Predicted 3D model of a 72-nucleotide RNA (transfer RNA) from Candidatus Gottesmanbacteria bacterium RIFCSPHIGHO2_02_FULL_39_11. The sequence was found in a public genome assembly. It matches the Rfam family "tRNA". Gene Ontology term of the family: triplet codon-amino acid adaptor activity. The family's RNA type in Rfam is transfer RNA. The organism belongs to Candidatus Gottesmaniibacteriota, within Bacteria. The coordinates come from a structure-prediction model, not an experiment, and the mean pLDDT is 84.

[in-house]
RNA sequence: GCGGCGGUAGUUCAGCGGUAGAAUAUCUGUUUUCCAAACAGAGGGUCACGGGUUCAAAUCCCGUCCGCCGCU
Numbered sequence: 001g002c003g004g005c006g007g008u009a010g011u012u013c014a015g016c017g018g019u020a021g022a023a024u025a026u027c028u029g030u031u032u033u034c035c036a037a038a039c040a041g042a043g044g045g046u047c048a049c050g051g052g053u054u055c056a057a058a059u060c061c062c063g064u065c066c067g068c069c070g071c072u
Base pairs, nucleotide, nucleotide: 001071002070003069004068005067006066007065010024011023012022013021018055026042027041028040029039030038048064049063050062051061052060
């Protein structure tokens, strides 16, 4: 330098046009003599960044940055 995959909640990931979810973690409550566990609930997101297409973009297109893998 070229190609492929990836970047989404604190963390691990799903979601591939129609207003963003799970698990876990954190907090609160119930339960328990207490802790843990279990159950219920709550908070937490400029979907890496910039532009474009579209009535509508995390999702499609272009560029940039970062990570991993391969080729030279």